[in-house]
């Protein structure tokens, strides 16, 4: 100098005014004190907590995940490894079960895309022509019939393992050596897998096609749900223990007395609500993700929805963007700055 990986930060200080919440007060208001967005609060793409419906049950259907081991409340996330690919390297990427169960597809081209011969090569049969020969016949050649052949050409993303030697009429795992792949045995590893030896010689690809295998998944969501008010008010009609309804795709099973429609009213208050799989520090276990113990801290909670405005100074002139039940992830957006380790 060029890069790779990981982490942190997200203008600072002061003054004034304003907004939301909490505290103390019997209550309200003023005043006072304290607190007041993020690394993504976002997309709502996964996973869980919580609430209601059976206590969340069984089967079918449906959906999801897909190398191995671990972590976790759980995951499609994370960590560590295996295999494959890329990079000189630090390192990065992978949608990575099964095509010896079945079905299906493989466009165009090509003869043939799962069993086929277009050209070519070779054998054989008869025929034509030419040459040699007195002749039988032999040799060469042309088109054709039958057969062999996947070496070569051609087509294609893909053509019956690849390269070489032998072999053959020509060829071919037909034989052999090495390599790839398959199967078996032995050794190592918890395992994915790796290494060695042996064997028969070889089998097309696609499962982000159906399918098979293994594992997982009940539904709806804080406008969930609960309490109290208001309301012409227990208004009218219908169904119902011979089972309404809960129950959502279906069946079983369970609970079980209310349910549906019309008309009309309220659309208010409280709760759920923020202290939690919580942050920080130390110690211990583990390669790590993470876990355990101890100490310490409290860091938003609205309901038309607060976090803003002005002034002064300084600097490198400040990006993307704002909570709405909570949490763990992923993904996407982001002006810049700083730190650590590593590579060439």
């Nucleotide at each position: 100098g060029a890069g790779c990986a990981g982490g942190c930060u997200a203008g600072g200080c002061g003054g004034c005014c304003g907004c939301g919440g909490a505290g103390g007060u019997u209550c309200c208001a003023c005043a006072c004190u304290c607190c007041g967005a993020g690394g993504a609060a976002a997309g709502u793409c996964c996973g869980g907590g919580c609430u209601c419906c059976a206590u969340a049950g069984g089967g079918c259907a449906g959906g999801g995940u897909g190398c191995u081991g671990g972590g976790u409340a759980a995951c499609g996330c994370c960590c560590a490894g295996u295999g494959g690919g890329g990079g000189c390297g630090a390192c990065c990427c992978c949608g990575a079960g099964g095509a010896g169960a079945g079905u299906g597809c493989c466009a165009c081209a090509g003869a043939a895309a799962c069993a086929u011969a277009c050209c070519g090569c070779c054998g054989u049969c008869g025929c034509g022509c030419g040459a040699a020969g007195c002749g039988a016949u032999u040799c060469g050649u042309g088109a054709g019939g039958c057969g062999g052949u996947a070496a070569g050409g051609g087509u294609g993303c893909a053509a019956g393992g690849g390269u070489g030697c032998g072999g053959u009429a020509a060829g071919a795992g037909c034989g052999c050596a090495c390599c790839a792949g398959c199967g078996g045995c032995c050794g190592g590893g918890c395992g994915a897998c790796c290494g060695g030896c042996c064997g028969g010689c070889u089998c097309g690809g696609c499962a982000a096609a159906c399918c098979c295998c293994a594992c997982c998944c009940g539904g709806a969501g804080c406008a969930a749900g609960g309490u109290c008010a208001c309301g012409u008010a227990g208004g009218g009609g219908g169904a119902g223990a011979u089972g309404a309804g809960g129950c959502g795709g279906c069946c079983c099973g369970c609970c079980g007395a209310u349910c549906c429609c019309c008309g009309g009213g309220u659309a208010g208050a409280c709760u759920g609500c923020u202290g939690g799989a919580g942050g920080c520090g130390c110690c211990g276990g583990g390669u790590a993700a993470c876990c355990g113990g101890c100490g310490u801290c409290c860091g938003a909670g609205a309901g038309a929805g607060a976090u803003g405005g002005c002034c002064g100074c300084c600097c490198u002139c400040g990006a993307c963007a704002g909570a709405a039940c909570c949490c763990g992830g992923c993904u996407u957006a982001u002006c810049g700055g700083c730190c650590u380790g590593c590579u060439c």
Predicted 3D model of a 344-nucleotide RNA (Bacterial RNase P class A) from a soil metagenome. Its Rfam family is "Bacterial RNase P class A". Rfam classes the family as a ribozyme. Its mean pLDDT, the model's own confidence on a scale to 100, is 76.